[in-house]
């Protein structure tokens, strides 16, 4: 210098004018106005996980069902994060994957002779027959060829008619046991065994751990109007007439319960932000200091102009054969998207820019 890997951060700035929402103060307390102050994000999104909070349910245990899945750690919790193990890919920085397939059942397209206690198409070998440089039949074989994602260890030798873990040596891999290291996943080594055990668990399953339901339209408080209940009073009316008495009862006054409209709370100071110190490889944790940062109602944070910075394109541009860059001019651009109980994650969207670390190749000293 070029290319690449990985992590973090920003999401234009300043000014003028117009405009919006919450709160406080003032004008008179309402309307309204003035002043002050605060007013979206890295994802506020998808609502995919996990929790806080609230209400309902609940002796205890089991079954069913669901979720998760190498190990250790972090956390309120997690399907998250950190560190590590093993496998695979990459020259590398680094990335991706992750329980169990010698408990059982099941599955495997096409091709191929044969695909799961496999198999014989070509080939090789033996024997027999014949019309005999070959062909046919019977048998042996699994070295070599061929098919496939996958063909039942590899190399060399012994052996054989040809061959074969049939046998032997070494190697790979597997199981059991032992030793050493590690908290552990696992790693290194040794002995013995049988000679080889294949894949898929995102098919069922097995093992381990965890798991009640609904969600702020949760839930709580106040409570018009209408209807209901009670007390008092009572025009009137029923008990064949009158009075007493016993009932019904319009209208009125007072009270009561549940509760609709509506209002208030829940509501935002919190697993909080920033700084610093300490512990830890890290995720993270703790101490101290400091700050207050939307809270609504179908829901406010926007617009215009100017200057500066940034990005893109075109033109000019010293030297120069030429180009890039610096610099100047003109034109264009600024994304994705917006809270609604709150918080931790994941995922997805996004014009662009900045920073740290690391790797590879080349050049110069």
């Nucleotide at each position: 210098a070029g290319g690449a890997g990985c992590g973090g951060c920003c999401a234009g700035g300043c000014g003028a004018c117009c405009g919006c929402g919450g709160c406080g103060c003032c004008g008179a307390u309402a309307a309204c106005g003035g002043c002050g102050u605060c007013g979206a994000g890295g994802a506020a999104a998808g609502u995919c996980c996990g929790g806080a909070c609230u209400c309902c349910a609940c002796a205890g245990g089991g079954c069913a069902g669901g979720a998760u899945g190498c190990u250790g750690g972090g956390u309120a919790a997690c399907u998250c994060c950190c560190a590590g193990g093993c496998g695979c890919g990459g020259u590398g920085a680094c990335g991706c994957g992750u329980g169990g397939a010698a408990a059982g059942c099941g599955c495997a397209a096409c091709a191929g002779a044969g695909a799961g206690c496999a198999g014989a198409c070509c080939g090789c070998c033996u024997c027999c027959g014949c019309c005999a440089c070959g062909c046919g039949g019977a048998g042996g074989u699994a070295a070599g060829g061929g098919u496939g994602a996958a063909a039942c260890g590899g190399u060399g030798g012994u052996g054989u008619a040809a061959g074969a873990g049939a046998c032997c040596a070494c190697c790979a891999g597997c199981g059991u046991c032992c030793c050493a290291g590690g908290u552990g996943a696992c790693u290194g080594g040794g002995a013995c065994g049988g000679c080889u055990a294949g894949g898929c668990a995102a098919g069922c399953c097995c093992c381990a751990u965890c798991c009640g339901g609904a969600g702020c339209a949760a839930g709580g408080c106040c409570a018009a109007g209408c209807a209901g209940g009670g007390a008092c009073a009572g025009g009137g009316u029923g008990g064949c007439c009158c009075g007493c008495c016993c009932g019904c009862g319009a209208c009125g006054u007072c009270c009561c319960a549940g509760g609709u409209a509506g209002g208030c709370c829940g509501c935002u100071a919190g697993a909080g932000g920033c700084g610093u110190c300490g512990g830890g490889u890290a995720a993270c944790c703790g101490g101290c200091g400091u700050c207050c940062c939307a809270g609504a109602g179908a829901g406010a944070u926007g617009g215009u102009c100017g200057c500066c910075a940034c990005c893109c394109g075109c033109c000019g541009g010293u030297u120069g054969c030429a180009a890039c860059c610096a610099c100047g001019g003109c034109g264009g651009g600024g994304a994705c998207a917006g809270g609604a109980u709150c918080c931790g994650g994941c995922u997805u969207a996004c014009c662009g820019g900045c920073c740290a670390c690391u790797c590879c190749u080349c050049c110069c000293g």